[in-house]
RNA sequence: CCAGAUUGUUGGGCGAUCGCUUGUUUUUAACAAGAGGAAAGUCCGGGCAGCAUAGGAUAGGGCAGUUGCUAACGGCAACCGGGGGUAACCCUAGGGAAAGUGCCACAGAAACGAUACCACCUCGUCCCUAAAGGGCGAGGUAAGGGUGAAACGAGUGGGGUAAGAGCCCACAGCGACGCGCGGUGACGCGCGGAGGAGGUAAACCCUGCCUGCUGCAAGGUGGUUGGUCUCCAUCGUUUAUCGAUGGUAGUGUCCGCUGAAUGACCAGCCAAUUAAACCGCUCGAUCGUAUGGGUAACCGUACGGCUAGAUAGAUGAUCGUCGAUCGACAGAACCCGGCUUACAGACAAUCUGGCUAC
Numbered sequence: 001c002c003a004g005a006u007u008g009u010u011g012g013g014c015g016a017u018c019g020c021u022u023g024u025u026u027u028u029a030a031c032a033a034g035a036g037g038a039a040a041g042u043c044c045g046g047g048c049a050g051c052a053u054a055g056g057a058u059a060g061g062g063c064a065g066u067u068g069c070u071a072a073c074g075g076c077a078a079c080c081g082g083g084g085g086u087a088a089c090c091c092u093a094g095g096g097a098a099a100g101u102g103c104c105a106c107a108g109a110a111a112c113g114a115u116a117c118c119a120c121c122u123c124g125u126c127c128c129u130a131a132a133g134g135g136c137g138a139g140g141u142a143a144g145g146g147u148g149a150a151a152c153g154a155g156u157g158g159g160g161u162a163a164g165a166g167c168c169c170a171c172a173g174c175g176a177c178g179c180g181c182g183g184u185g186a187c188g189c190g191c192g193g194a195g196g197a198g199g200u201a202a203a204c205c206c207u208g209c210c211u212g213c214u215g216c217a218a219g220g221u222g223g224u225u226g227g228u229c230u231c232c233a234u235c236g237u238u239u240a241u242c243g244a245u246g247g248u249a250g251u252g253u254c255c256g257c258u259g260a261a262u263g264a265c266c267a268g269c270c271a272a273u274u275a276a277a278c279c280g281c282u283c284g285a286u287c288g289u290a291u292g293g294g295u296a297a298c299c300g301u302a303c304g305g306c307u308a309g310a311u312a313g314a315u316g317a318u319c320g321u322c323g324a325u326c327g328a329c330a331g332a333a334c335c336c337g338g339c340u341u342a343c344a345g346a347c348a349a350u351c352u353g354g355c356u357a358c
Stems, first nucleotide, its partner, number of pairs: 001354010012322007020034006036329001040340002043338005048215004055255004060211005065079005080094001081092004095206002100204002102200003112153001117145002119141009155171005174196001177192006219279003222270008231247006248259003286305008
C1' cells in the first nucleotide's frame, strides 16, 4: 500500500431572539430541565396491578449441547460437538430415529413391506447348426448396469459357487455398550466390542425442564358510628343454628376448596372536591468516575449526579458563527432487561493474508 475480519464512537457545536411542556420561587415575571441509539417492531422475559378460586393432577403452550451469569428470559458469556474459510474469524431450530406409528415428490422393477427393467446362471423345449448363437417356458441370484437426493446399507482383497451373496476368511471403518485415563461438565484419547445398521422428530410421538389469566384504557381516590345482606333444594336435629346428600357458581377440564368479609348496600356525623379531576407517573434490578474480584457475561466497594413526564399530547422556528455544503433511520406515553429490524455521512481501535522497501 492492497484485500479482508472483529469491535466501538458520533449522528453537528456555540450564541442571540421568539414560542411550547414541566418544576421551583419573591408569580404582569424570573430561573432550571426538556427524545433515541434504536424512543421503532411489540417478539421474549421481569417488575407492578387486578381477577373472592393462585393447592394438586391433566390438557394446552413454550424451551432443548455443557457450565456459568441474571430479578428473569427463548437473553448473555465461556467452552464442547458439527460445518465453512489459507487466516483473522464466521455459521449452527445441537435431546431421542438402538420405543412405537407415519412419510420419503419426480424418475424407477422396487422408497423399507419387499421386489427384478437390463443383466448373470441352470434346466426343458424350439429354430439354426459343425460349433457359436437366438426365441419361448420353469427356476436360481442380486455381484454389475440403469433410475433417483437417497436403493436394502460394513469397504477392500481372497475363498466359494452353475451364477452369486458376510455365505466363509483376512484386514480396515461406524457404533449402542463396557473398561482405563483426562475434564465440574458437554466431551476428548486409548482398548475391547456379543448383538446392531437408509433418511425424516422445522411429522405424530417419547424424555427432561418452564408455564393460572388479563394488561397502565391495568388499577386506585378519605375517616368514624350504626344497621341490613351472605347460592338453591331435600333430609336429620333445631329457638337460633349445625350437619349430611344432591344441584349450582368459579381462572380450559377433573379433583380438592369456597360460598367468606378485610366485601356490598343503606343511614348519620366530620374532612375534601366537582371528576374533561387527582393518584398510578418516573429515584431506578438508575447513571457517571475510580477501584477490587472474575478469561468473560457479571458481581462488589468508594465518591459524585438527578437526567422529559405530556393526556389531543411540549421537546420547535428564525438569524449569526464555527465546521466540510448538516442531510440518514426515526419521535417518549407505566417502568426495566434483552432480541430483531432501519440507519446518509464522519471517525477510532485490534487482528489476518498478500505485495513492496529498508

The prediction has a mean pLDDT of 76. Predicted 3D model of a 358-nucleotide RNA (Bacterial RNase P class A) from a Candidatus Saccharimonadota bacterium. Rfam family: Bacterial RNase P class A. Gene Ontology terms of the family: ribonuclease P activity, dimeric ribonuclease P complex and tRNA processing. NCBI's taxonomy places the organism under Bacteria, Bacteria candidate phyla, Candidatus Saccharimonadota. It is recorded under the gene name rnpB. Of the family's consensus pairs, 98% are formed in the model.